Predicted 3D model of RNase P RNA and transfer RNA as a complex of 406 nucleotides. Rfam match: Bacterial RNase P class A. Rfam links the family to the GO terms tRNA processing, dimeric ribonuclease P complex and ribonuclease P activity. It is annotated as a ribozyme.
This record gives sequence, C1' cells and structure tokens, in this order.
RNA sequence: GAGUCGGCUGUGCGGCUGCGGGAACUUACGUUCACGAGGAAAGUCCGAGCUUCAUAAAGCAGGGUGACGGAUAACGUCCGCCGAAGGUGACUUCAGGGAAAGUGCAACAGAAAAGAACCGCCGCUUACGCGGUAAGGAUGAAAAGGCGGGGUAAGAGCCCACCGACCUUGCGGUAACGCAGGGUGCCGUGUAAACCCCACCCGAAGCAAGAUAGGAACGCGCCGAUAUGCGGUCGCUUGCCGCGGCGCGCUCGUCAAACGUCGCUUGAGUUUGGCGGUAACGUCAAACCUAGAUAGAUAGCCGCACCAGACAAAACUCGGCUUAUAGGCCGACUC
RNA sequence: GGGGUAUAGCUCAGAUGGUAGAGCGUUCGGUUCGCAUUCGAAAGGUCACGGGUUCGAUUCCCGUUAUCUCC
Repeated sequence: GAGUCGGCUGUGCGGCUGCGGGAACUUACGUUCACGAGGAAAGUCCGAGCUUCAUAAAGCAGGGUGACGGAUAACGUCCGCCGAAGGUGACUUCAGGGAAAGUGCAACAGAAAAGAACCGCCGCUUACGCGGUAAGGAUGAAAAGGCGGGGUAAGAGCCCACCGACCUUGCGGUAACGCAGGGUGCCGUGUAAACCCCACCCGAAGCAAGAUAGGAACGCGCCGAUAUGCGGUCGCUUGCCGCGGCGCGCUCGUCAAACGUCGCUUGAGUUUGGCGGUAACGUCAAACCUAGAUAGAUAGCCGCACCAGACAAAACUCGGCUUAUAGGCCGACUC
Repeated sequence: GGGGUAUAGCUCAGAUGGUAGAGCGUUCGGUUCGCAUUCGAAAGGUCACGGGUUCGAUUCCCGUUAUCUCC
C1' cells in the first nucleotide's frame, strides 16, 4: 500500500413545559417519586411458547428437510469437522442422499445424446457391397476413463507402467472421511432447485386466539328429532365428542362504564463474576425489574459540545434468518 | 394475520426450460385532389430487481422491491 474476517456504537449533557402506564401520600383537587422503543421494533421467511378445537388419534393426500458429530425448548438456526469449487493467501461459497427401481428431457449442430460407424483406417471383393475397428477428423455444454509404450491386417484395457475409478484389508478418527497396501482392465453420459425413490419431520387455526356473567334456572308455544340423522375450524376417509333451534313470561344475579375486565408482560429474562467445553452452549452464585397503549404515550423549546445527525418506531411473547443503515471505534489475520 | 400480481407506450398471451408474441397505439410507404378507412413494412422488451440450480432460466428454487386484495 492492497485486502480478509469478526465485534461494538450509532448523538451526548443540562434546564423548562407536556404525554403514557405505575407506586406512595393525601384525599377528589392533586402533589411527589422513579420508569418509558430498536439493532433492526421492519419483512412475516423459518422454529417454539400460549389459546381453542379429542390430552389431536390412524390412513391417504399435501408440504418441508437432506454429508458427519454436537448445541438447543425447537429450527431450514448456530458451532465444530469432512468433502467439492473459487482465491497467491487470510478466507469465501455449497438444497452436499439416490441416475444400476422406473419414467421423462437433452433445442440447434452432429452419423450418433446411449449402448454410436458420417468421413477415415484395415480385410475380402473386378466393382457394387459385406465385415472388422472408437487411434484420428468433424459437431456439441456434454461423445463412451486419461496419457505413454507394447501389440495388431487395422485397431481396441487386448497387454503393461503411471494417474483416475471401483472393490477389499490394515491403521487413524465417535462419524462423515483420510492414509497405506492388495485386487478388478473398469460398457451403461448429464439432469432429481424434472416426475420420482429412500430416510426423517409436520393435525388445523391463530391474541380480532381465547377466557369472563350482554349470564343462569324454571314454565309455555312453534319447528326439527330418537341416529343409515344433525352439529362440532385438519383437504378426504375412519375415528372421537355433543344432542337441538327460535320466541315469550317469570325468578335470581352483575354494573360508574360492556367501546368493560383478564389474556398483557417475571421471562427458554437482564447484568456481573466463577467453573466446564475448541466452540455453539451449559451450569453455579450475586444483583436487578427494564413500555404495555386500545384512536393508540415516548414529544416540543432553549443552551453547550466543529454541529450535519443514518436506517427506522412496540401492539401476545421469545429463538433465529433476511433486508435497510450517514458516521465513528476496536480486535485478529493475509499478500 | 393470510392470498395474489409484475412480460412492448396501453390491455393481455406465452408449452412441459431451448433465445417472446397478439390487439390497440407510434413511424414510414402505397391508395385519395386531401382526410378517414384500407393495404404493405418497420421500430419498440434489462420478461420488476439480486443471487443460485442447469450446457442453457421469462419459465425451476431462494431473497428483495412495488402494487392489489381478504380477514
């Protein structure tokens, strides 16, 4: 000088006036106190909690994931590791099972796109033609292991050495896999983010879920009905659960308000320290409580700091992923 | 909290992956005295954007953006 990877921060301080929910005190007028958006609150792409429907059960359909080991409540996430590809390197990327179960597709070109003879080469034949041959030419993204030697009529794993592939033995590793030795001359391309096969996972709907007293008991009337029926948020079948609907009267009961209350924020929580682990993470101890609205608060003004202030704002809650992000800071590493 | 769409100026097609079309519109030319009509021809496309799979992507997969719609 050029790069690679990771982490943190992302206006600060003071004053005044407001807003939201809370606590305390006074008491119906308020006063005081502390607290009050984010790393993504976003997209809603995955995975969970929670709620209702059977404590959600079986089959089919449908969907998802895909090397190996681990972490985790769970995951398509994360960590470690293996293999492949790219890069001088730090490092990055990978939906990374199966093409010998079957089906499909491979445009154009080319003789041929799967078990191939167009040209060429060789043999026979006067010739036409027949047979052998994948070394060479030509086409293509892809052409039947590569290259060298032997061999042959010409050729060919036909034979041999090396490389590659497959099988097998030993060693190392939990494993994926790696290394070494031996063997097999080794026909059968590519595509599964085409259908499909294999293994594993997935019930549906969602806080407008749902709970609670706009309720309950009794009587009367009308309609339906005694189970091959009707109803009940899984696409279909089975299974399971329930037995009704409307109106009127009367009794009991609730309330300031039904535009109510709960769900609602104490939670797989946050911070610090110790221990275990390469790490993801786990565990122990201490301290802390940090928005919870329901037309929806988190704002406005002034002063100082060079003075310009990025992307953007909760709405049941978490763990991830992805995307947006001015500027600033730190660490490790490579050429 | 769900579902769809994006292709020429506009409205829309597009198979099962093999190099994308139709109608209207625009331009040029012919026909006409001139215009309309009509006939012939042409131009016009980052198939919303960025990656991936594949020999090859508008099409298949993932992510983003915009827009419409439902509860």